[in-house]
Molecule: SAM riboswitch aptamer (S box leader)
Organism: Frankia sp. AgKG'84/4
RNA sequence: GGCUCAUCCAGAGGGGCAGAGGGACCGGCCCAGCGAAGCCCCGGCAACCACCCGCAUCACGUGCGCGGGCAGGUGCUAAUUCCGGCCCGUGGCAGGUUGCCCGGGAAAGAUGAGGA
Numbered sequence: 001g002g003c004u005c006a007u008c009c010a011g012a013g014g015g016g017c018a019g020a021g022g023g024a025c026c027g028g029c030c031c032a033g034c035g036a037a038g039c040c041c042c043g044g045c046a047a048c049c050a051c052c053c054g055c056a057u058c059a060c061g062u063g064c065g066c067g068g069g070c071a072g073g074u075g076c077u078a079a080u081u082c083c084g085g086c087c088c089g090u091g092g093c094a095g096g097u098u099g100c101c102c103g104g105g106a107a108a109g110a111u112g113a114g115g116a
Stems, first nucleotide, its partner, number of pairs: 003114006013042005021031003025085004043077003048073002051069005081108001086105004091101004
């Protein structure tokens, strides 16, 4: 890098170095010399995996399922993944065949876990 599964409207920032970008892509809209990216230090959030306990199931064990604990491995710490992009609706409003809004689902992306 590609595949599979789960989750993505909750939550959580200070300092030092640095010096102009950043929010994946495109459009919009934002953030940024009252200091962006990046690197380092110290915090914090959360609970995917690991570990521990209980329940349920079971002849027994493993596994799967449910709940709780912990915080070792990751992750995250502006804005819902910032919003939209593609499709759908006995949807709503305007208008005259398009625009806006609402709702749902995809796609894409991110993170974790797994397998080749």